[in-house]
A computed fold for a 479-nucleotide part of an RNA from Syntrophothermus sp. DTU052, annotated as small-subunit ribosomal RNA, 3' major domain.
Context: one part of a larger RNA
Parts: sequence; C1' cells; structure tokens
RNA sequence: UGACGGGGGCCCGCACAAGCGGUGGAGCAUGUGGUUUAAUUCGAUGCAACGCGAAGAACCUUACCGGGUCUUGACAUCCAACGAAUCUGGUGGAAACACCGGAGUGCUCUUCGGAGAACGUUGAGACAGGUGGUGCAUGGUUGUCGUCAGCUCGUGUCGUGAGAUGUUGGGUUAAGUCCCGCAACGAGCGCAACCCCUGCUGUUAGUUGCUAACAGGUAAAGCUGAGCACUCUAGCAGGACUGCCGGUGACAAACCGGAGGAAGGUGGGGAUGACGUCAAAUCAUCAUGCCCUUUAUGAUCCGGGCUACACACGUGCUACAAUGGCCGGUACAGAGAGAAGCGAAGCCGCGAGGUGGAGCAAAUCUCAGAAAGCCGGUCACAGUUCGGAUUGCAGGCUGCAACUCGCCUGCAUGAAGGCGGAAUCGCUAGUAAUCGCGAAUCAGCACGUCGCGGUGAAUGCGUUCCCGGGCCUUGUACA
Repeated sequence: UGACGGGGGCCCGCACAAGCGGUGGAGCAUGUGGUUUAAUUCGAUGCAACGCGAAGAACCUUACCGGGUCUUGACAUCCAACGAAUCUGGUGGAAACACCGGAGUGCUCUUCGGAGAACGUUGAGACAGGUGGUGCAUGGUUGUCGUCAGCUCGUGUCGUGAGAUGUUGGGUUAAGUCCCGCAACGAGCGCAACCCCUGCUGUUAGUUGCUAACAGGUAAAGCUGAGCACUCUAGCAGGACUGCCGGUGACAAACCGGAGGAAGGUGGGGAUGACGUCAAAUCAUCAUGCCCUUUAUGAUCCGGGCUACACACGUGCUACAAUGGCCGGUACAGAGAGAAGCGAAGCCGCGAGGUGGAGCAAAUCUCAGAAAGCCGGUCACAGUUCGGAUUGCAGGCUGCAACUCGCCUGCAUGAAGGCGGAAUCGCUAGUAAUCGCGAAUCAGCACGUCGCGGUGAAUGCGUUCCCGGGCCUUGUACA
C1' cells in the first nucleotide's frame, strides 16, 4: 500500500422485510451428471455450466461408430500430355465408384502449321488436408464483479524510502454529482449529457392511409366522385431548465412543498460497461506459435449413433379445477414476414388437409380467425363433463426416404395428479400475474429463444438481521 475480520461508523441494491406469483411433489418437454454402448462426437461445471455453443441431429448437418473405397488427394498454386466445355445411354454395386459406349464443337490470336484462355481426365513432385494436442504459448471475442463509482496522471509539497497528498474533511447527490473548506493546483479514463424508441404540441406532406361536410351507390361497406378537417404515417421544429413561487439550509450546493404543464426534478425504456479481477471461457466461428499426423489423426460413401435408461439434478410446459370446464353467439390489438414466397374467394373433407388460383416485391394483396373479455346455456364438488399422460386403430403433410427417429388430425383409451417436506426463485407499475399474436432458424419439426400487444394487481413500517457492494477508520503472525 492492499487484502481480510463472526472490528467500528456512514450509505446503497427486490439484499432483507411487506406483498403477489412460482420452483421443490405429479405427468410430459428439454439440458446435464451417471450408467450403458461398436459409437452414444466435442466443448460449457459455484454465483458467472446445465431450453448453454445448437436461431431447427431422419439423410445432409456430423466432428462419433461399423463396414465399402481413394492416396498429389474433396479444396489451392505451379508443370507436362491428351481432350473444349457440356449433355446422355448401358453393366456391376448399398452407394461411393469402376468399366463400356453415344451426341458435340464453341471463344481469342493466327504467318492457317498452330498457339492461348476457361474447363475436364491422366501423370510427376513441390505440397494440400487435420473439428488432432496445447485457451497454462497467443490474437480476437465473451462472461463476471457492475452501469458498481470508482481508477489514474502532470507539476508542486511531505517522507531516507515503500509511498502519501490531490481522491481525506463538512454538507449534498443516482453518481469522485455539485458546493464549501483544505499544500495543493490542474488534467485524463469513467458519471452525466450528446444517440435511438416512447409520452405532448406545431408545421410540412396526403397515397396504398383517413372520411367531417356535399353528391352518387349498396344486402353491407371510404365502395365511388370529392376532400386532407380528423386519425394515422414520417421528416422538421418546439417543449423540462430546479426555469418560477414559498420554506429549510452556511448567504452555498442541494432538499421539501406548490403553481403552471402532456410530462417535474435522470419523465419511462434502450444503446453505451473505466483501471482492473478470475493463468475465468473459447485452438470446434475465425486467426495463429509450437508439437503431432501424411496409403492416415486426411478424403469419400452407405448404414448406425448423437434420440440409449435402474437412477440423480437444473430449466420449462400442462395440471390438480366452479375467479373453473364444455357449447353457442359476439367485440377490440400491436409488431412482423412474404417471389423456388405469402397464398384470398369458392368447392371437397368431422378434421389435419386437399382443390383452386384471384391479388401481392406489398400503409394497396396475403399470412390473419387475435385470445383472455362480454352475452346466453350447461355441469354441482366427483378423480368428475377436472386432468390429459399412455396405448390401439384410421388418416393428413413435408421430404429420395418418417423402422431406429418428424409434426399434425379423427375415433377409442383414459394414467399420475386433491396445490406439493426441508429448502429455494422472480418481481416495485403498465411492473408481477395472466392472455393470445409474430419472427429468426427452417423442406418438415418449438412447451425453447427473440419480439409484440390485450387485461392488469398487491405491498414497501423500516434497515436489527441474511447476501453483494461503496467510502472512512481500526486490528493483523496474510501478500
């Protein structure tokens, strides 16, 4: 000087408390451990691994295993020979591949002999290749403490020195934020602001959006003329600054209350992550040193595996019902996606779906029915009209192909489950809870992820205690 303390003081944070809903019990989904296996590829492992890399494992992916094959190689550059390229038939084979044929000649230059470019086959060697090892050799990227308020420097001063001072102190703040004081005076990286979204207003613009007035028109409808008032869209501008008033305060910074205002003291949300810590994670995104491999640790194909199952854990979904289930009727979103795409109306099917093909590169058309809600009916507390696992049968879709191993539909079947021990998690407002919708990935496959809106709470006395953190101080046999 740090770090640490079941030392002290001050102060924060859904840290506790106060509340609401969960997890832990059940079934299923998913990840992991373990076990098994020819293989169950590899990585991630307290918080900060475990719906994580994977925003899509039937083949492919694929890195694993078994078997069949290749050895200048699947891929790159260089040389030589032959052939343009390309298209196509047959035989063997699980395919890879091997063998035998057929069609077919182009482009550039030309002294018409040929030469060249691109591509293919063969040959020789330089070399290729490696998801092989080392994240404790590395770059880059990332997590975490933590959006915590800290971390430093120049000059000066003090100290033999390590170092201190500044950065401590009195107030204040979300903040090393600001004020005052002070052997310090300044400065940098952080904080804040500048950026984006959202909340109010004005203005510009008016189609694909909108419809108040006028006219036409319909079963109905901005459907048409017309208009740009309104809504909306999307550019610009304004608006909030403790600016104003009162009080408290050191006459300061600031705090408390009020006015006005759509919004008030950082309005709400996002992006933004200081010096550093964990030899944290990643050699399997990529790059890369060294090591290893070279008829194999490379390459290719088919099949299998990554989907196994006595068990253990994490994360979720669905429930255990009446604030509910079922049936009928009826209302209201936002944000997105769409051409090898989204696919309407109509028709067929109980349905998944099929047919159909209008329209749309989309404020125009489509996906697209929002659901909870509201109205009416039914069930009457039961393992039930709760719950839907499991299984049987019959179908649909995608795809070369759904046996291992996809999703969906109908009929039948109807398991556990009576609100869950010790323990434990999230959340302070348009939040929790609850309800549906969309997108990426994607042929197909979503209870996951990332977004979107609808309905919409309760509680917060307080900081003694648990956890994490900041500042000052104290002790230390630790560095």